[in-house]
RNA sequence: UUGACGGUCCAGAGAGCCGCCUCCGGCUUAAUUGCCGGGGGAGGAACUUCCGGACUCCACAGGGAAGCGCGCCUUGCGAAAGCAAGGGCCGUGCGGGCCAAAAUCCGCACGGACGGAAAGUGCCACAGAAAACAUACCGCCUUCGGGCAAGGGUGAAAAGGUGCGGUAAGAGCGCACCGCGCACAAAGCAAUGCGUGCGGCAGGGCAAACCCCGCGCGGAGCAAGGCCAAAUAUGCCCAUGCGUGUCCCGCGCCAGAGGCAGAGUAGGCCGCUUAGAGUAAUGGUUCUCACGGGUCUUUAGGCCCGACAGAAUCCGGGGUAUGGGCCGUCAUCUAU
Numbered sequence: 001u002u003g004a005c006g007g008u009c010c011a012g013a014g015a016g017c018c019g020c021c022u023c024c025g026g027c028u029u030a031a032u033u034g035c036c037g038g039g040g041g042a043g044g045a046a047c048u049u050c051c052g053g054a055c056u057c058c059a060c061a062g063g064g065a066a067g068c069g070c071g072c073c074u075u076g077c078g079a080a081a082g083c084a085a086g087g088g089c090c091g092u093g094c095g096g097g098c099c100a101a102a103a104u105c106c107g108c109a110c111g112g113a114c115g116g117a118a119a120g121u122g123c124c125a126c127a128g129a130a131a132a133c134a135u136a137c138c139g140c141c142u143u144c145g146g147g148c149a150a151g152g153g154u155g156a157a158a159a160g161g162u163g164c165g166g167u168a169a170g171a172g173c174g175c176a177c178c179g180c181g182c183a184c185a186a187a188g189c190a191a192u193g194c195g196u197g198c199g200g201c202a203g204g205g206c207a208a209a210c211c212c213c214g215c216g217c218g219g220a221g222c223a224a225g226g227c228c229a230a231a232u233a234u235g236c237c238c239a240u241g242c243g244u245g246u247c248c249c250g251c252g253c254c255a256g257a258g259g260c261a262g263a264g265u266a267g268g269c270c271g272c273u274u275a276g277a278g279u280a281a282u283g284g285u286u287c288u289c290a291c292g293g294g295u296c297u298u299u300a301g302g303c304c305c306g307a308c309a310g311a312a313u314c315c316g317g318g319g320u321a322u323g324g325g326c327c328g329u330c331a332u333c334u335a336u
Base pairs, nucleotide, nucleotide: 002331003330004329005328006327007326008325009324010323012289013288014287015286016285017284018283020041021040022039023038024037025036026035027034043308047319048318050317051316052315053314054313055221056220057219058218062249063248064247065246067217068216069215070214071213072087073086074085075084076083077082088114089112090111091110092109093108094107095106096105115212116211120210121209122206123205124204137152138151139148140147141146160178161177162176163175164174165173179201180199181198182197183196184195187192225270226269227268228267234261235260236259237258241253242252243251291306292305293304294303295302296301
C1' cells in the first nucleotide's frame, strides 16, 4: 500500500424568514372562533415483525395427550430472550517443526448447522460400472478355467491414510506409524482425554430428515380492552350445547347460554406517554462555519457533491440497510 475481518464513536452546528403539530399564558369570539407571546416536536437503526417481556381480556382456571421451543463446558450480566469473557472439540486457511512418507503435533486467523448416527426407519439428485446385502467402465495378472480392487476415470463422497514386505497380479493379506472402536485413565470444577493396553475395524454423510434423550411451554393481542351515547323489527335450529388453537378428563355456564337468516344504529371519551398525531405534524429556504470526497488552480483559494432512512401502547434483544472517524488482528506489497 492492498485485501479479509472484529470492535467502538458520531449521524453536522449557528442565525434569519415563511409554514405545520402540540402544551402554557393573555386578549377576543356564539364557538379552540381568531390573534399575540413563550416552551417542546422523528432513530442508531424509528426498518424487519425474528425472539422475549410489561400490560389487557378469556377466567375462578386444574391434569394429561398431541404439538411447539431449546441443546458443548464454566463464569458473569439479565425478568426472559439473549449478550460477554475464558475454555473444549470439529472444520477451513496460513506458517512452523518432524518424517523415508503421510498422519499426528505447535502457533495464529476465521467459521461452527456443537445432545445422540452401535435403538429404529429413511434420503444421498446428476455423473458414474457401482452410492452399501455395493461394483468392474478403462485397466493389472493368468496355467485362459479364472483371479484382482492396488492404479485411472465419474462424483460432494467409492471397502481409512502413508510406507515396507508379500503376491501370478493385488488387497489389513502381514508389519510399522497414524486414524478409528473399547477399557482403564494423568490433568481438569467441567466440556474433554496426556498415556497404557486390547482389537483389523461396525464403509461414509445427512437428525436445520422422521426419530431417541434431557429441560421448558395456556390462548389471543392496543384493530388488546374499558366507559358514555344511538338504535334494536322478525323468523328458524338446538341440549352428548357453549366456554381464546386440537383431543381427553375435570370444572363452570345454560331455552337465550350458543348458532343461522334478516332489519336497525354505529358518534365520542379513555387506554395514549418528557413528540403524542389520528390517512397521520416534526418542513421549506438564505447565509456563515465545521467534517469528508471530487475537480480546477503556482500556494492561498474557487466550484460541485455529501448516506440509510420516518415515531404510533411501551421496554429489552436479534437480523438487515447505510455516510464518516478511531482502534485492533491476520495476510500481502514496498521502503528504511
Molecule: Bacterial RNase P class A
Organism: Candidatus Avelusimicrobium excrementipullorum